[in-house]
C1' cells in the first nucleotide's frame, strides 16, 4: 500500500467480497513446562449448607468452668507400730476468700466503611470549570471547663401464656445509661438594654476520657455555565405549572410545602412523548480526524426479593436494621411464625459459554481496645480452565551405498533426503534425592503460601500438531469420482471421463503448543467525504416565484474587546499510552522519574480581520425625468376564410373510403354546383435558432384597464442587499362539482375490415370531453433532464431592441456602446459524449437533493382532496450486480453506393408416367457402417453373385494366434507326396527327404511345439487430436512496422472524390511504407515465324495399282513438338482534374484479364472424416482377435432426392451416303475369313502402338413410307429359346432372338440449370472391371434465343445509422395463468405487555389537631400544674379494585401483491423505423 468481481474488450460510476489488528469469547482437532494476568457477558431467575461485623471488663451490675487458699466431713498411700492405732502425701464433698473470665445483659464506638451488581436513570446522573445559603463522629492545633444532686431500668429472681417464635406481670439493682440545678465566653439570639446554653468518670501516679468554643485537614450536602444516543411516521407541553407576598420546613438557598395574588413558563437552536442506555479515566482500531466500546483496575452514580415508609444516628431513609403491603419459599400442634447470596465458596435452571462448598490473617489495610489482642471470604495465597500475553524445550555434531519403504516418471531417473540407520556429544525443561537465600519491616518473636541460584543421579531417553496448496494468496503432482458424491469467503466460481478447485495419497507452504472455524468491532471504505465526495447523461436541482426565521453581505473614520492571537497562572486524580532509567536470568510483568493530557477557568496585553457601536461615502440596490419594443395579463366588441347543418335552384347515379374492400350515404334525389340563413371552434399568409413572460404559457383586428423590461440623463435616498427551512401565491393536459354551449375532432361504445386470434393498428359512425362562467385538483420527459445571485477569465460570425460617432444636414452604409436571443470555437473542465463570457471554467454566498439493483414511490401512520388521487414515506426478503459514456463486431421488415444467371428477358428441364440409382421409413436372424439445409441423398462405393464385407446374421473351428519382434522348452533340415474325416476351415494319420558352416563341442537359418513379453481390433470418443477435405468464395478482402490521435478499448493507414473484375489504379490526405490475398508468373487453346521431318503429310517430279502416300523421293502444305514473335490502352479522337480510367475508331488472327484450366488470404461452421493414414485416452484378450460355409448388404405398403427413356411428325422405322476429336490395348486390343437372324463362336494376321486393333462416329444428307391414333409413338412387364464371363449367375450379372406391348398424349403448388462455341441436341472414348454403367471422368459434331435494366426475391462487398444483441436476430426479452417455497401487508376478532388519566378503598408512617386514659425525675405540703404520651380524628399516602382511552407485541379463517425456483401454458409488449417510433 491494495486486490477480485458488471464487458467481446475499455474508461468511469457503483455495490458486494478478501488480505490486517483486536476480544471477559465459544466450537473442532491437537496438547510438554513455567511466569504474569484473567474467568457467570444469558434469567437484577430461584437458592440447601458454612462463613462474610464486631469489639471494649482500663464504663457497669451479676458471674459458670477452672486454679490457688482456707475451714469442716469422709476415704486413705507411705512410714512407724504396743497391731488398739499414730502420721498424714493424695483424693472426694460442702462452705468462705482470691484469681479467673465463658454465656447473656446495660453502656460506648463501629455496623452509612469494605465487598457485590448495572435493574432503573437521557438526568445537574456523569465529565469539566466554577459557586455557597450549609453539615461534619473519629483526627490535628488553640483557648477554656470537668461543681452539686436525683430518680429509674435491663440482666438476675419469682411467676403466667404459647407447639414455637416470643410476649407479659411482680419484687429488686449498677453505670462513661437517663434527669435536674450551678457556672457561661472568643459561642447563639437580639429591639443592642439584655437574655440563653454543658459535662463522666476509670485505673492509678501517670495516662486516658468527657464538656463548651474557634480554626484546620479530609469528607459530604446544595447550586450554576458548557458537553453528553436515536426518533418529527412524537408539534405543541405545563396548573405547584412560572413569578410574587406571608407562613411553614430543612444542616442549608429554593414551590421544597402551604394560603393568597398575578398569568405566566418551556418549545423547530426540537419542548412534550417514544425507544435504547449507568457515566467517566480509559480500551480496540485508525496515518490522523474519527468510528466502535465501557470486562478486569481507578473515580462516580444507582440498586439490595418487589413497592411504600419512617426511626436511630455525625452520617442512612440503611445489602447480612425496623414497620407495612405483595409475590415466592420454608416450619407448624393450624392458633401462628420465619426468610431474602446483585458478599466468598457452592447448587438448580436457562444457555454456545465462564472455576474450589480450599489455606491464612504471615504481609497490606479496616473496626474496637490504653494494650496484649479479637474480628476481617477486604486482602494475601493456593486449586481448576492453552481463556490471553510472554518465555523455554521437544536435542547437537558428523554421516551417501544418496539404503529400504512411499510417491512421481519421458523408465533414463527424480523426490522424500543428511532426513533415517550408524558414530560421537550435551544435559535446558521434566523425573528422583539433597539444600535453603529471600518474601520479615522493628533489637527479639512472627511464613498460609511460594521457594530463585546451587549440589548429586540417570539417560536422547518423557515432550508436535493444525490449517492451507484455482485466482485474490505463500505453496502441486498422481489416482479415484463423473453436474454424482461433494467444495465454496453467501467473492469470482469448481464437478457432465484426461478436475492443480470434490475425496485420498505423496510432496510442498504457513504458523507452531498451538492451529483453524464461527461471532463481534475498527480498518481497508474518499462507501456519509470536518480533514475528504457528489447532483446534463451513472443515484441526485425543489415545476416556478414572493417572502418569514436563519446564514452571508460594499467603501471609509473613530471607539469597544465578544470571537481571534500572544504571555503568565490554576486545574486537567491515580493507573494506562509514550520516553528514559531500574528490578525479576530475558520477556510478559513491576518500580522511579519525565513528557503528554490537544480541554476548561482566571489574568495581562495586541486590535489586522469578523462582530458590536457612533459617524460618513456612492460604485450595490432603489427612486425621478425622457424615449422605445413586444403573441406579457384581464375584460368588452368586431372580422373574413374554412367546416357542418337548414332552405331553395341546377343536376341525375352514384358518392365515400382503402393496400384491397366493406360497413356508411344516395332515385323520399346523395356526391357535385349555386344562393340565402344559422351555429360553434380555431385564427392561413406575415412567421423568423423573431418577440414577451417567474414558470406554466402567449399568435386575426379594435378599445379600456394593467404588470414587467431596455436605453439615455447622472437629479435624489444612502447598503435600504443576496439566498431562503417552514409559509403563501401561480401552476400544461387529463380529471371532478354546478350551470351553459356543442361546428369540427373524438377516449368509451357500435359496426366493417385485417388476422390463427385482433377486446389493436386501417375504415364508417359516435358519447363524455375539448369551448365559456364559478370552484376543486396540484401533477408531467413541469427538460437546457443543467437551482438562485455576484465577480473574473481568448475570440469570430449572425439576429433583436435602444444610444452615440462619422457625414454641412437627412437617409443608407461603416465604426462604437448597453440589453436580450443564437452558431462555431481557445484555454480550462469533463468518464467520455461534450461544455466553453447564456460554463459543465475560476471563486464566493445561500437553499434543495443523492449514497448498489429489486421489493417500492409499495405497505403502514399522518395530512390534504368531493372523488380520482397528491405530499411525507419504510421494512422483511432477494440478487452480485443494476446503470453511464465510448469502442469493435454482428444484426435491422434503417439509409446510400456496388456486384452476382440474384431477379427480369429468354432457352431447356425437374415436380405427373415407367424404369435406374441413392436416402428415409418399414421389415428382417441380418438387411454392416458413415454422410443430414445450402455445403447428406448416381455421396465414401473408379462398379456387393463367392471374394470384396466390416462386433451384419446363422452355424463350424483356432488361441502367442492370419501378421511383427525378442527370449525360452522340446523335436525336426527345409520341403514334398498320399490317405481318412468334414460343407469347408480345421482335425488326424502315413510315407519320402536328411541340406549349409564347423575348431566336431556346436553354430546359422527354417519348420513344428511349450511358456513368457506381446500381437490383433473397420471396437468407443472427429466434442482429446494431426493430416486431408467441404463451405462462405476466386468474394476482395485480411493484417503488420514506424509515426500520429485517444486516459483507454481502439482509431488513423484501409476514409473521401473518381475508376476498376479487383484494397485495380489515380488524386486528395497524419500518415509513410510493407506483407498475405487480387493481378502477373504456369498449363492449354486461337495467328504467324523458325528448327526438325517418322510411324504423320503429298503440292510439284517419277513408278505402280481396279483402287489406297502403296513405293522412289520431297519439306512446300496439313500435322507433330521444340524454340520464338504477337496485345501494351501502344496509336488516333472525345470525356475526365494536365490524373487514373472510360467511350468510339484504326490496324490486327486476337482488344481492353482474348477463351478455358490450375492456383482458394485472415478466418467461420466444436462442419466432415478415429472406416484411407497417423495418434492420446478408454475398452477387449479361448474374443470386440483369426478362419470357414451359407445367408444378408439387392429384402418392400410407402415418402424424398438425382438421373435415363418417353409421351411423338422439327418425329419413328428402313435403305443410302459423308465429316471428328480424345483415348485404350499383352492374364491385352484382336483385323481379315468361315458359321450363326443375333448375342456370339471358330481359326488367326498385325500390334508394347502418329505404323496394328478397339472403330461403326451419331445427329446430318438423299429417296420413298407412316398421317395424329395410345399409333409403324412408347418401351415397362412377362413367357420361351439362346450367348458370354466366371469354381459357381437360385436368392443376385450382362447380352441376343422370337413373342408379349403396361403407364404415359408435355405434367398442381413449387422449383433447377444456362449469357456463346454457351444452352440445347448428337454420338465417341476411358477408368473401375473376370463379368456387369441410364452413374462418373473426358472428347469432339451440329449449334441458338435473350439481357446494354437493378423496382422486387436470394446472396455478397464498402460507407453510414440505430441497438437493451456479443452463444452475436435461430439474439434478447415482457406480462397473465398453472406448480412449489419464502418473508410481508390487510382482516371479523382474539391473547398479552407498557406508561399515564378518572374514581373507590386506604396499610405502615411523618406532620397537624385533640389528648378525658396513663406517666419516676421539674414546681408544689397536698390537690394540682408544666411536660411527655397511648388511643382517637384529619391531610398525604403504597399495593389493590374499577372505568374510559392511548400505545406496543403476538395469534387469526380468509385475502392482497412481492421475491425466488434448468427445460409448463398463452401470446409477442420492448430493444433495429422491433415491423403502429
Nucleotide at each position: 500500500a491494495g486486490a477480485g468481481u458488471u464487458u467481446g474488450a475499455u474508461c468511469a460510476u457503483g455495490g458486494c467480497u478478501c488480505a490486517g489488528a483486536a476480544u471477559g469469547a465459544a466450537c473442532g482437532u491437537u496438547g510438554g513446562c513455567g511466569g504474569c494476568g484473567u474467568g457467570g457477558a444469558u434469567u437484577a431467575g430461584g437458592c440447601a449448607u458454612g462463613c462474610a461485623a464486631g469489639u471494649c471488663g482500663a464504663g457497669c451490675g451479676a458471674g459458670a468452668a477452672a486454679u490457688u487458699u482456707u475451714a469442716a466431713a469422709a476415704a486413705g498411700a507411705u512410714a512407724c507400730u504396743u497391731c488398739g492405732g499414730u502420721u498424714g502425701a493424695u483424693u472426694u464433698u460442702u462452705g468462705g476468700a482470691a484469681u479467673g473470665g465463658a454465656c447473656a445483659g446495660c453502656g460506648g464506638c463501629g455496623a452509612a466503611a469494605g465487598g457485590g451488581a448495572g435493574a432503573g436513570u437521557a438526568a445537574c446522573g456523569a465529565g469539566u470549570a466554577a459557586a455557597u445559603a450549609c453539615g461534619u463522629a473519629c483526627c490535628c492545633a488553640a483557648g477554656g471547663g470537668u461543681u452539686c444532686g436525683g430518680g429509674a431500668u435491663a440482666g438476675c429472681c419469682a411467676u403466667g401464656c404459647g407447639a414455637a417464635a416470643g410476649c407479659g406481670u411482680g419484687a429488686g439493682u449498677a453505670a462513661u445509661a437517663c434527669c435536674g440545678a450551678a457556672u457561661a465566653a472568643u459561642g447563639u439570639c437580639u429591639c443592642c438594654g439584655g437574655a440563653c446554653c454543658a459535662a463522666a468518670g476509670a485505673u492509678u501516679u501517670a495516662u486516658u476520657g468527657c464538656c463548651c468554643u474557634u480554626g484546620g485537614a479530609g469528607c459530604g450536602g446544595u447550586u450554576u455555565g458548557c458537553u453528553u444516543a436515536c426518533u418529527a411516521u412524537u408539534a405543541g407541553c405545563u396548573u405547584g405549572u412560572u413569578g410574587g407576598u406571608g407562613g411553614g420546613g430543612u444542616a442549608a438557598a429554593g414551590g421544597c410545602c402551604u394560603a393568597c395574588c398575578a398569568a405566566g413558563g418551556c418549545u423547530u437552536a426540537g419542548a412534550u412523548g417514544g425507544u435504547u442506555a449507568g457515566c467517566g479515566g480509559g480500551u480496540g482500531u485508525g496515518a490522523g480526524a474519527g468510528c466502535a466500546u465501557g470486562a478486569c483496575c481507578c473515580g462516580u452514580c444507582u440498586c439490595a426479593c418487589u413497592g411504600g415508609g419512617a426511626c436511630u444516628g455525625a452520617g442512612a431513609c440503611a445489602c447480612u436494621g425496623c414497620c407495612c403491603a405483595g409475590a415466592c419459599a420454608c416450619c407448624u400442634a393450624c392458633g401462628g411464625g420465619u426468610g431474602g447470596c446483585u458478599g466468598c465458596a457452592g447448587u438448580c435452571g436457562a444457555g454456545a459459554a465462564u472455576c474450589u462448598u480450599c489455606c491464612g490473617c504471615a504481609a497490606u489495610g479496616g473496626a474496637c481496645g490504653a494494650a496484649a489482642g479479637u474480628c476481617u471470604g477486604a486482602c494475601g495465597g493456593a486449586g481448576c480452565g492453552a481463556c490471553g500475553c510472554c518465555g523455554c524445550g521437544u536435542g547437537c555434531u558428523g554421516g551417501a551405498u544418496g539404503a529400504a519403504g512411499g510417491c512421481c516418471c519421458u523408465c533414463g531417473g527424480g523426490u522424500u533426503g543428511u532426513a533415517a540407520a550408524c558414530a560421537g556429544c550435551u544435559g535446558u525443561c521434566g523425573u528422583a534425592g539433597g539444600g535453603g537465600a529471600g518474601g520479615a519491616a522493628a533489637u527479639u518473636u512472627u511464613g498460609a503460601c511460594c521457594g530463585a541460584u546451587c549440589c548429586u543421579a540417570g539417560g536422547a531417553g518423557g515432550a508436535a500438531g493444525c490449517a492451507c496448496a484455482g485466482g485474490c494468496u505463500a505453496a502441486g503432482u498422481u489416482c479415484g469420482u463423473g453436474c454424482c458424491a461433494g467444495c465454496a469467503g453467501c467473492c469470482c466460481g469448481c464437478g457432465g471421463u484426461a478436475a492443480u478447485a470434490c475425496g485420498a495419497a505423496c510432496u510442498g507452504u504457513g504458523c507452531a503448543a498451538a492451529c483453524g472455524u464461527u461471532a463481534u468491532u475498527c480498518g481497508g471504505a474518499a462507501u456519509c467525504a470536518c480533514u475528504g465526495g457528489g447532483c446534463u447523461u451513472a443515484a441526485a436541482g425543489g415545476g416556478u416565484g414572493c417572502g418569514u426565521a436563519g446564514g452571508c453581505g460594499g467603501g471609509u473614520u473613530g471607539g469597544u474587546a465578544g470571537g481571534u492571537c500572544a504571555g503568565a497562572u490554576g486545574u486537567g486524580a491515580a493507573a494506562g499510552c509514550c520516553c528514559a532509567c531500574g528490578g525479576c536470568u530475558c520477556a510478559a510483568c513491576c518500580g522511579u522519574g519525565g513528557a503528554a493530557u490537544u480541554g476548561c477557568g482566571u489574568u495581562u496585553g495586541a486590535a489586522a480581520c469578523c462582530a458590536c457601536u457612533a459617524g460618513u461615502c456612492u460604485u450595490g440596490a432603489g427612486g425621478g425625468g425622457a424615449u422605445c419594443a413586444g403573441a406579457g395579463g384581464a375584460g368588452a366588441g368586431c372580422g373574413g376564410a374554412a367546416c357542418u347543418g337548414a332552405u331553395g335552384g341546377u343536376g341525375g347515379a352514384g358518392c365515400g373510403g382503402u393496400g384491397a374492400a366493406a360497413u356508411g350515404c344516395g332515385u323520399u334525389g346523395a356526391u357535385a354546383u349555386u344562393a340565402u340563413c344559422a351555429g360553434g371552434a380555431a385564427c392561413a399568409c406575415c412567421g423568423g435558432u423573431g418577440g414577451c413572460g417567474a414558470a406554466a404559457g402567449c399568435g386575426g383586428c379594435u378599445c379600456u384597464c394593467u404588470g414587467g423590461g431596455a436605453u439615455c440623463c447622472u437629479u435624489c435616498u444612502g447598503a435600504c442587499g443576496c439566498u431562503g427551512a417552514g409559509g403563501c401565491a401561480c401552476g400544461a393536459a387529463a380529471g371532478c362539482u354546478a350551470g351553459g354551449g356543442g361546428a369540427g375532432c373524438g377516449a368509451a361504445c357500435g359496426g366493417g375490415a385485417u388476422u390463427a386470434g385482433a377486446u389493436a393498428c386501417c375504415c364508417c359512425g359516435g358519447u363524455a370531453g375539448u369551448c365559456c362562467u364559478a370552484g376543486c385538483u396540484g401533477u408531467a420527459a413541469a427538460c437546457g433532464a443543467u437551482c438562485u445571485g455576484u465577480a473574473c477569465u481568448a475570440g469570430u460570425c449572425c439576429g433583436u431592441g435602444g444610444g452615440g460617432a462619422c457625414c454641412c444636414c437627412c437617409a443608407c452604409a461603416u465604426c462604437u456602446u448597453c440589453u436580450c436571443g443564437g452558431a462555431c470555437g481557445u484555454a480550462g473542465c469533463g468518464a467520455a459524449a461534450g461544455u466553453g463570457u447564456u460554463a459543465a471554467g475560476u471563486a464566493c454566498a445561500g437553499c434543495g437533493c443523492c449514497u448498489g439493483g429489486g421489493g417500492a414511490g409499495u405497505a403502514u401512520g399522518g395530512u390534504c382532496g368531493c372523488a380520482a388521487g397528491g405530499c411525507u414515506g419504510a421494512a422483511a426478503c432477494u440478487c452480485a450486480a443494476a446503470g453511464g459514456a465510448a469502442u469493435u463486431g454482428a444484426c435491422g421488415g434503417g439509409g446510400g453506393c456496388u456486384c452476382a444467371c440474384a431477379c427480369a428477358a429468354g432457352c431447356g428441364g425437374u415436380g405427373g408416367a415407367g424404369g435406374a440409382u441413392g436416402u428415409g421409413g418399414u421389415u428382417u436372424a441380418a438387411u454392416u457402417c458413415g454422410a443430414a439445409g445450402c455445403a447428406a441423398c448416381g455421396c465414401g462405393a473408379a462398379g456387393a453373385a463367392c471374394c470384396u464385407u466390416a462386433u451384419c446374421c446363422u452355424g463350424g473351428u483356432c488361441u502367442u494366434g492370419a501378421c511383427a519382434u525378442g527370449c525360452u522348452u522340446g523335436a525336426g533340415a527345409a520341403c514334398c507326396u498320399u490317405c481318412c474325416u468334414g460343407a469347408a476351415a480345421g482335425g488326424g494319420a502315413a510315407g519320402g527327404g536328411u541340406g549349409c558352416c564347423u575348431u566336431c563341442g556346436g553354430g546359422a537359418g527354417c519348420u513344428c511345439u511349450u511358456g513368457c513379453a506381446c500381437a490383433g481390433g473397420u471396437g468407443c470418443u472427429g466434442c482429446a487430436u494431426g493430416g486431408c477435405u467441404g463451405u462462405c468464395g476466386u468474394c476482395a478482402g485480411c493484417u503488420c512496422g514506424u509515426g500520429u490521435c485517444g486516459u483507454g478499448a481502439g482509431a488513423u493507414g484501409u476514409c473521401g472524390g473518381g475508376u476498376u473484375a479487383a484494397g485495380u489504379c489515380c488524386c486528395u490526405u497524419a500518415a509513410c511504407g510493407a506483407g498475405c490475398g487480387a493481378a502477373a508468373c504456369c498449363c492449354u487453346u486461337g495467328u504467324c515465324c523458325u528448327u526438325a521431318g517418322u510411324u504423320g503429310c503429298c503440292a510439284g517430279c517419277g513408278a505402280g495399282u481396279u483402287a489406297u502416300g502403296u513405293c522412289g523421293g520431297g519439306g512446300a502444305c496439313u500435322c507433330u513438338a521444340g524454340g520464338g514473335a504477337g496485345a501494351c490502352u501502344g496509336c488516333c479522337g472525345g470525356u475526365g482534374u494536365u490524373a487514373a480510367a472510360c467511350c468510339g475508331g484504326a490496324g490486327g488472327a486476337a482488344g481492353g484479364u482474348g477463351g478455358g484450366g490450375a492456383u482458394g488470404a485472415c478466418g467461420u461452421c466444436a462442419a466432415g472424416u478415429c472406416c484411407u493414414c497417423a495418434u492420446g485416452g478408454c475398452c477387449u484378450u479361448u474374443a470386440u482377435g483369426a478362419u470357414c460355409a451359407g445367408g444378408g448388404c439387392u429384402g418392400c405398403a410407402c415418402a424424398c432426392g438425382u438421373c435415363c427413356u418417353a409421351c411423338a411428325a422439327u418425329g419413328c422405322a428402313c435403305c443410302u451416303u459423308a465429316c471428328a476429336a480424345a483415348g485404350g490395348g499383352a492374364a491385352g486390343c484382336g483385323a481379315c475369313c468361315u458359321c450363326g437372324c443375333g448375342a456370339g463362336a471358330g481359326c488367326a494376321a498385325g500390334c508394347a502402338a502418329a505404323u496394328c486393333c478397339c472403330a461403326a462416329a451419331a445427329a446430318g444428307u438423299g429417296c420413298g413410307c407412316c398421317u395424329c391414333a395410345g399409333u409403324u409413338c412408347g418401351g415397362a412387364u412377362u413367357g420361351c429359346a439362346g450367348g458370354c464371363u466366371g469354381c459357381a449367375a437360385c436368392u443376385c450379372g450382362c447380352c441376343u432372338g422370337c413373342a408379349u406391348g403396361a403407364a404415359g398424349c408435355c405434367g398442381g403448388a413449387a422449383u433447377c440449370g444456362c449469357u456463346a462455341g454457351u444452352a440445347a441436341u448428337c454420338g465417341c472414348g476411358g477408368g473401375u472391371c473376370a463379368g456387369c454403367a441410364u452413374a462418373c471422368c473426358g472428347c469432339g459434331g451440329u449449334g441458338a434465343a435473350u439481357a446494354u435494366g437493378u423496382u422486387c426475391c436470394u446472396g455478397a462487398g464498402c460507407c453510414u445509422u440505430g441497438u437493451a444483441c456479443a452463444c452475436a436476430c435461430c439474439g434478447c426479452c415482457c406480462g397473465u395463468c398453472a406448480a412449489g417455497c419464502c418473508a410481508c401487508g390487510a382482516a371479523a376478532g382474539u391473547g398479552g405487555g407498557g406508561g399515564g388519566c378518572g374514581u373507590c378503598c386506604g396499610a405502615a408512617g411523618u406532620c397537624g389537631c385533640u389528648g378525658u386514659c396513663g406517666g419516676a425525675a421539674c414546681c408544689g405540703c397536698a390537690a394540682g400544674g408544666a411536660c411527655c404520651a397511648a388511643a382517637g380524628c384529619g391531610c398525604c399516602g403504597a399495593a389493590g379494585g374499577u372505568g374510559a382511552a392511548c400505545u406496543c407485541c403476538g395469534c387469526g379463517a380468509u385475502u392482497g401483491g412481492g421475491a425466488c425456483u434448468a427445460a409448463g401454458u398463452c401470446g409477442u409488449a420492448a430493444c433495429a423505423a422491433g415491423g403502429u417510433a